[in-house]
Context: one part of a larger RNA
């Protein structure tokens, strides 16, 4: 030069499009961010209409509409955030499972038979300040729990053929053991059970690469490696019992410091150096440290239990909580926004559907934080105007600039019309929005700074001041005529920015 998730000072007109806590992974008031299903089930309240009965308050049935507190199901394992730990098979990029699994969805097979025995909710009775929580007695299921059936998997047992890179894998028939379901709604479907293939999504190996330190040289006992058997979906000292001593290391092991990692991203002619904000991919995390559980997936940010700091409630006996989500608060900071709108679009979860949730996302707001793009007016206009500034007092210079004159109206202002985003066979559906755009109006009107001017490096004269006050990147300026301080006139650069300052090439 170029760059930046920037900051500072001085200015500051519009717009689009993107960005916006890099510090304390500090501490959090408050609201929202994960719920859905009455066509899986009992049971409750409201309305309406009809019947039946009334001591006219009313009661009790029935059928339709609706709301759900609880039992069930699916989902809370996605999305969303953070970079604290991690120098690792975590990542990256190439391979491999003859050692795995995989809800939902696709395809295809077969089946969907008969029973039982509880609990919540609701009632009663208590304990408790709460948060809760005990008995006792009732009930339903797509809750649970036997029995049939067994194509078909699984386990053992003996048998043939094929065949591979070792363990070995495949096929096909045998008799034996084990294991299955749930039904809604009401004509049209959808669910449920075993298997079998796919698909999707994960788990594990392994061979390459991945910062510095030797002022770190020895490490290292489940530690290497074997047989046994538990364990896992699986391989495996992943656990253990038992044998051997092994195993890794100057081709840097331990040890220590340092860090998510990487697609890219800046710079550079390239080699290369640096760096990992935003977007996308992996990973790891959820006050800290441990640990199951549920489930097809978790050791689960808005789950469960202990422990520990910490805050809050207490009737002192006990309880509650966890913004590294979205806003916001308070603290550290040079420094980073709104306690805004909407499910209209995309997606997501639930339901047959209708919808219902969605701070994911779609928007809006703040901030020149960055990048783009426009304007702050055109053209004529010498009495070279008046002021300023300077002078050798003639002049010069600001400077066609100004004023006048003739045009224009971009944006900005008012008015008037007014959108695409809305897709499915039709209707309906817009947060942004009376937004963009379009048409008509007035009117130069509303709109220009900021740095520098000795050299390097474009741009110079007066006055003040006098080694003072002060500049200042690097040489170096100022001790009475300073083109270097400081002000003024002018004059250069960029320009809605302009300059310090920090990093990086």
């Nucleotide at each position: 030069g170029g760059a930046c998730g920037a900051a500072c000072g001085c200015u500051g007109g519009c717009g689009g499009c993107g960005u916006g806590c890099u510090u304390a992974a500090c501490a959090c008031a408050u609201g929202c961010a994960a719920g859905u299903c009455g066509a899986g089930c009992g049971g409750g309240g409201a309305g309406a209409u009809c019947g039946c009965u009334u001591u006219c308050g009313g009661g009790c049935g029935a059928u339709c509409u609706u709301c759900u507190a609880g039992c069930g199901g699916c989902g809370g394992a996605c999305g969303g955030g953070u970079g604290a730990g991690u120098a690792a098979c975590g990542c990256g990029u190439g391979a491999g499972c003859a050692a795995c699994c995989u809800u939902u969805c696709c395809u295809c097979u077969a089946c969907u038979g008969g029973g039982g025995a509880a609990u919540a909710a609701c009632a009663c009775c208590g304990g408790g300040a709460a948060a809760c929580u005990g008995g006792u007695a009732c009930u339903a299921a797509u809750a649970c729990c036997g029995c049939a059936u067994g194509a078909g998997a699984c386990c053992a047992c003996a048998g043939u053929g094929c065949u591979g890179c070792a363990u070995g894998g495949c096929a096909c028939a045998g008799g034996g053991g084990u294991c299955a379901a749930a039904g809604a709604u009401u004509u049209a479907u959808u669910g449920g059970u075993a298997g079998a293939g796919g698909g999707u999504g994960g788990g594990c190996u392994c061979g390459c690469g991945u910062c510095u330190g030797a002022u770190u040289a020895g490490a290292u006992a489940g530690u290497u490696g074997g047989u046994g058997a538990g364990g896992u979906a699986a391989c495996g000292g992943c656990u253990c019992a038992c044998c051997a001593a092994g195993u890794c290391g100057a081709c840097g092991a331990u040890c220590a410091g340092u860090a998510g990692c990487c697609g890219g991203a800046c710079u550079g002619a390239g080699a290369g150096g640096u760096u990992g904000a935003a977007c996308g991919g992996c990973c790891a995390c959820a006050u800290u440290g441990g640990g199951a559980c549920u489930g097809a997936g978790a050791u689960a940010c808005g789950g469960c239990c202990c422990a520990g700091a910490c805050u809050c409630c207490u009737a002192c006996g006990g309880g509650a909580g966890g913004c590294a989500g979205c806003a916001g608060u308070g603290g550290g900071g040079a420094a980073u926004a709104u306690u805004g709108g909407g499910c209209a679009a995309u997606g997501g979860g639930g339901g047959a559907a209708a919808c219902c949730c969605u701070g994911a996302c779609c928007c809006a707001g703040c901030a020149a934080c960055g990048c783009c793009g426009c304007g702050u007016g055109a053209a004529g206009g010498a009495a070279g105007a008046a002021g300023g500034c300077u002078u050798u007092c003639g002049g010069g210079u600001u400077g066609u600039a100004a004023a006048c004159u003739u045009c224009u109206u971009u944006u900005a202002c008012c008015a008037g019309g007014g959108a695409c985003g809305a897709a499915g066979g039709a209707c309906g559906u817009g947060a942004c929005g009376g937004u963009a755009c379009c048409u008509g109006g007035a009117g130069a009107a509303a709109a220009a700074g900021c740095c520098a001017c000795g050299g390097c490096u474009a741009a110079c004269u007066a006055c003040g001041u006098g080694c003072c006050a002060g500049c200042a990147g690097c040489c170096g300026c100022g001790g009475u005529a300073a083109u270097a301080c400081g002000u003024a006139g002018g004059u250069g650069g960029c320009a809605a920015g302009c300059g310090u300052u920090g990093u990086c090439c």
This is a predicted structure of a 505-nucleotide part of an RNA (small-subunit ribosomal RNA, 5' domain) from an uncultured bacterium. Its mean pLDDT, the model's own confidence on a scale to 100, is 84. Its Rfam family is "Bacterial small subunit ribosomal RNA". Gene Ontology terms of the family: structural constituent of ribosome and ribosome. RNAcentral holds the full RNA, with entries from ENA and SILVA.